[in-house]
Predicted 3D model of a 62-nucleotide RNA (Fluoride riboswitch aptamer (crcB RNA motif)).
It matches the Rfam family "Fluoride riboswitch aptamer (crcB RNA motif)". Gene Ontology terms of the family: response to fluoride and positive regulation of gene expression. Rfam 15.1 lists 2,293 matches to the family in 1,982 species.
Its mean pLDDT, the model's own confidence on a scale to 100, is 78.
The model forms 100% of the base pairs in the Rfam consensus.

RNA sequence: AUAGUGUAUGGUGAUGGAGCUCACCGGAAAUGCAAUUAAUUGCUGAUGGCUCCUGCUAACAU
Numbered sequence: 001a002u003a004g005u006g007u008a009u010g011g012u013g014a015u016g017g018a019g020c021u022c023a024c025c026g027g028a029a030a031u032g033c034a035a036u037u038a039a040u041u042g043c044u045g046a047u048g049g050c051u052c053c054u055g056c057u058a059a060c061a062u
Base pairs, nucleotide, nucleotide: 010025011024012023013022016053017052018051019050020049021048032043033042034041035040
């Protein structure tokens, strides 16, 4: 550079990885909550749900 095929057998579900399961999504699905005019401040959680691992926090034991 050309040709062919595929592109939901995909992606997403507030902070990492994996398995199972549920829901949603065609440029979408998604981007937590509270206080505050704003600046900003405070709080929870590594799951959508379950389990395991990693990280973080608290307590106890060795």